[in-house]
RNA sequence: CUCUUAUUAAGAGCAGGUGGAGGGACUAGCCCGAUGAUACCCGGCAACCAUUCAGUUAACAAGUGUUUAGCUGAAAACGGUGCUAAUUCUUGCAGUCUAUGAUUCGGGCUGAGAGAUGAGAG
Numbered sequence: 001c002u003c004u005u006a007u008u009a010a011g012a013g014c015a016g017g018u019g020g021a022g023g024g025a026c027u028a029g030c031c032c033g034a035u036g037a038u039a040c041c042c043g044g045c046a047a048c049c050a051u052u053c054a055g056u057u058a059a060c061a062a063g064u065g066u067u068u069a070g071c072u073g074a075a076a077a078c079g080g081u082g083c084u085a086a087u088u089c090u091u092g093c094a095g096u097c098u099a100u101g102a103u104u105c106g107g108g109c110u111g112a113g114a115g116a117u118g119a120g121a122g
Stems, first nucleotide, its partner, number of pairs: 001122008013042001016041003022032003026092001028090002043084003048080002051075009088114001093111006
């Protein structure tokens, strides 16, 4: 970098430290920011992987047992990540509903796309 898959409406510092100008991926908007943002450290949140326990299915073994793999639930958070303004801040494509005589604009809903993160593969 590409592919597969799961999640993406909850949660996390209203005077912590460093540091000093842009930042919220991109478009258009709308916001955050010298009353110091973004970032880094610390703190915190969650529980994707891993861990432990219970149940269950399959395989193996076959003396009521054990091992492996899958699934479900629970616990803790020591390990690997992640997250810590605003729903992924909204939006970008398609369908549908509402409104109108009709269309555009506007508003609602659904799906897709794009993005982010984990796990697996190349």

The RNA shown here (SAM riboswitch aptamer (S box leader)) has 122 nucleotides and comes from Fictibacillus nanhaiensis. NCBI's taxonomy places the organism under Bacteria, Bacillota, Bacilli, Fictibacillaceae, Fictibacillus. The coordinates come from a structure-prediction model, not an experiment, and the mean pLDDT is 79. The sequence was found by an Rfam model in a public genome assembly. The model forms 97% of the base pairs in the Rfam consensus.